[in-house]
RNA sequence: GGGCGAGCUAGGCCGGGAGGUUAGUCCUCUCCUGCCACCGCAAACGGACUAUACGGCGGGGCCGAAGCCGGCGGAGCGGGCCGCGCCUCCCCUGAGGUCCUUUGUGGGACGAUGACUUUCUGUCCUGCGGGGCUGUUCCUUUCCGGAACCGGGUCAGGGCAGGAAUGCAGCAGCCCUAACGGAUUGGACCGGUGCUUGCAGGGUAGCGGAAACGAGAACCUCAAAGGGUUGCCUCUGGGGCCCGGCGUGCGUCUCAUCCGCUGGCGUGCUCGCCC
Numbered sequence: 001g002g003g004c005g006a007g008c009u010a011g012g013c014c015g016g017g018a019g020g021u022u023a024g025u026c027c028u029c030u031c032c033u034g035c036c037a038c039c040g041c042a043a044a045c046g047g048a049c050u051a052u053a054c055g056g057c058g059g060g061g062c063c064g065a066a067g068c069c070g071g072c073g074g075a076g077c078g079g080g081c082c083g084c085g086c087c088u089c090c091c092c093u094g095a096g097g098u099c100c101u102u103u104g105u106g107g108g109a110c111g112a113u114g115a116c117u118u119u120c121u122g123u124c125c126u127g128c129g130g131g132g133c134u135g136u137u138c139c140u141u142u143c144c145g146g147a148a149c150c151g152g153g154u155c156a157g158g159g160c161a162g163g164a165a166u167g168c169a170g171c172a173g174c175c176c177u178a179a180c181g182g183a184u185u186g187g188a189c190c191g192g193u194g195c196u197u198g199c200a201g202g203g204u205a206g207c208g209g210a211a212a213c214g215a216g217a218a219c220c221u222c223a224a225a226g227g228g229u230u231g232c233c234u235c236u237g238g239g240g241c242c243c244g245g246c247g248u249g250c251g252u253c254u255c256a257u258c259c260g261c262u263g264g265c266g267u268g269c270u271c272g273c274c275c
Stems, first nucleotide, its partner, number of pairs: 001275008011063004015033005023050005038059004067265009078254004084247004089240004094235005099227006106220002110216001117212007124202008132193004137188003142183004151176004159168003
């Protein structure tokens, strides 16, 4: 000095990237990806930093003079951008359909217990009139009750006058009766009424009834002819749009990870053995 082995220490590793966020960086967050490979605490109104930023605090594991960093080239999961095609969306044009009418084909509930149709009428609405019922008020009929005094009649008893006859006033009772109260009859004015009836008019076609006529017919399918707007649907053609979706191949950028070349830093210490 070199080689091998062991033990140390310096050091290294325990991930990287895109997005998001930020003045910017890292992290917690979302996503892609790698390794045999960490644990705990706090962290989106956030945690810590300043181009010396490329996490903070605590604990631990592995490798160990290992390795770390950079440049060039290749492979390459993934992501972004661009372009193309299609779809979506919008516009224009053309055609058809949807819509209406007529005719015809087929089917056909129902139909001489009368189809379709026509007329009349009730039901419905409005106005007017009548009746019934009924409310307030007024009048009235009949019956009952009804004034101790302030109504009438008759007035026992009693009272007064009188010789007597008789007369006078007059309470109770009875009769009549007013005001009044109750029941009841009838009428009038003004009203009410989901009752009833008449007249006139209206309304739309549904139901009921009546009359006339005498064989079709509600409805559905298909077809033809004509009409008809642009409201809707479908299709053809053309154009527009880059907002959204799908696919595709290419172009471009980036990229976990891997390979090759190369550069920089580092390549130390101790012991043992061998040459």
Predicted 3D model of a 275-nucleotide RNA (Archaeal signal recognition particle RNA) from a Candidatus Woesearchaeota archaeon. Its Rfam family is "Archaeal signal recognition particle RNA". Its family is annotated with SRP-dependent cotranslational protein targeting to membrane, signal sequence recognition and signal recognition particle, plasma membrane targeting in the Gene Ontology. It is annotated as a non-coding RNA gene. Its Rfam clan is "SRP clan". The literature on the family includes a 2011 paper in Nat Struct Mol Biol by Hainzl et al., "Structural basis of signal-sequence recognition by the signal recognition particle". The coordinates come from a structure-prediction model, not an experiment, and the mean pLDDT is 76. NCBI's taxonomy places the organism under Archaea, Nanobdellati, Candidatus Woesearchaeota. The sequence is in RNAcentral, with records from ENA. A source record names the gene ffs.